[in-house]
RNA sequence: GACAUUGACAGGCCGAAUCCGCACAGCGCGGAACCGGGGACCCACCUUUCCGGGGUGAAUCGCACGCCGGCCGACGGCCGCGUGCGUAGGGCACUUCCACGUCCGAACCCGUCAGCUAACCCGGUAGGCACAUGGAAGCAAGGAG
Numbered sequence: 001g002a003c004a005u006u007g008a009c010a011g012g013c014c015g016a017a018u019c020c021g022c023a024c025a026g027c028g029c030g031g032a033a034c035c036g037g038g039g040a041c042c043c044a045c046c047u048u049u050c051c052g053g054g055g056u057g058a059a060u061c062g063c064a065c066g067c068c069g070g071c072c073g074a075c076g077g078c079c080g081c082g083u084g085c086g087u088a089g090g091g092c093a094c095u096u097c098c099a100c101g102u103c104c105g106a107a108c109c110c111g112u113c114a115g116c117u118a119a120c121c122c123g124g125u126a127g128g129c130a131c132a133u134g135g136a137a138g139c140a141a142g143g144a145g
Stems, first nucleotide, its partner, number of pairs: 012129003018032005033125006043115001052113001053110004061086007069079004089104004094142003098138001099133001
């Protein structure tokens, strides 16, 4: 000097997931704010129940191949899983428009049951990340300081 790893701080990113107060042997309690679910009239649906149905979330929907399976009216099809290529949609440092680029396109929950929905009722406040217009510095407008 370079690279890699770990930790802390500052500034940040995804997300509702932050702040305050009282307590603190001890597994807590409450409030604000934000977020989610249930729940009338009216409206909507006149069905649609195992091909179950529904919810949070951007995370849906296709095609191809493969696999061990399962099912069937059996050489075809359906379901599940895996791997690729796409895709509705979503994120990227004040906000928005435009123009490049890049990344994501998961996971989980309820338990036979739920359209919307005032009053009302019930919950959550986690987890993860490191270059993300690649300079946190593309263009224009606005706003704030």